[in-house]
RNA sequence: GAAGUUGGCCAGACAGUCGCCGCCCACGCAAGUGGGGGGAGGAAAGUCCGGGCUGCAUAGAGCGGGAUGACGGUUAACGGCCGUCCACCGUGAGGUGAGGAAUAGGGCCACAGAGACGAGUAAAUCACGGUUCGCCGUGAUGGAUGUGAAACGCGGUAACCUCCAUCUGCAGCAAGACCAAAUAGGCUGGCGUUGGCGUGACUCGCGCUGCCAGCGGGUAGGUUGCUUGAGCACAUGAGUAAUUGUGUGCCUAGAUGAAUGACUGUCACGUGCAGCAAUGCACGACAGAACCCGGCUUAUCGGCCAACUUCAACU
Repeated sequence: GAAGUUGGCCAGACAGUCGCCGCCCACGCAAGUGGGGGGAGGAAAGUCCGGGCUGCAUAGAGCGGGAUGACGGUUAACGGCCGUCCACCGUGAGGUGAGGAAUAGGGCCACAGAGACGAGUAAAUCACGGUUCGCCGUGAUGGAUGUGAAACGCGGUAACCUCCAUCUGCAGCAAGACCAAAUAGGCUGGCGUUGGCGUGACUCGCGCUGCCAGCGGGUAGGUUGCUUGAGCACAUGAGUAAUUGUGUGCCUAGAUGAAUGACUGUCACGUGCAGCAAUGCACGACAGAACCCGGCUUAUCGGCCAACUUCAACU
């Protein structure tokens, strides 16, 4: 210098103007006004795995179902992560792996081959029968060559069923809790009428219909759950690492028909176009919270840092 491997980080910066959604303070009876401060991500996504939290009879046991599967560690937990072994791939740094059991049992093993686990082909030998005496048929012993990934060996295959071990109750913030309208509906009591309507030929009876009060459920609607948490930053100790102890500091969205936006100026980077150049113009990845957290996977313009590998040259 070229080509790579692994890990980590950033996701244009600053200023101004006008808006949107919460919070705090002051004034105001209120409507509101003024001031201050906060306001998307590394994946907020897919909802794949695990947990917190909530309800279901304090969810305890069995059957069934599901998931996982080398060994050890880590964690609230995991199918995640870390370390080691083994197998495979790569010159290498490194990468990938559901990696238990085939003597519990069942299934399957393409093509080729007699035969894919049931057996049995050709030669040869023996017995019996037939014979045109060349041999043929049946039965027994026998097992070559060849085919094939694998050929009789208790074969291979469990990301086929299965067995073994471990884990696992179900549903989810549209969970759940609270307040609670009506010219909606229910129950109880009282009042009033012995009225009206229906049933019926008629009477009685039965059903519906009025006003007031109370009760409980509960729709619309509202409040809460809601963001201080397995939290973040720094220092330091333990550990190869994942991870974790201690100390100090910090508070960093909480909307709900759902805010987080737009414009202007300066600077920086990249791409494209024009231009001899100076420079000018245009454009800016994936995407967007919805109870929270730990992972995995997927999408992503471009840039930075660290360690390491291979090749070439020079000292």
The RNA shown here (Bacterial RNase P class A) has 315 nucleotides and comes from Methylotenera sp. It matches the Rfam family "Bacterial RNase P class A". It is annotated as a ribozyme. Of the family's consensus pairs, 94% are formed in the model.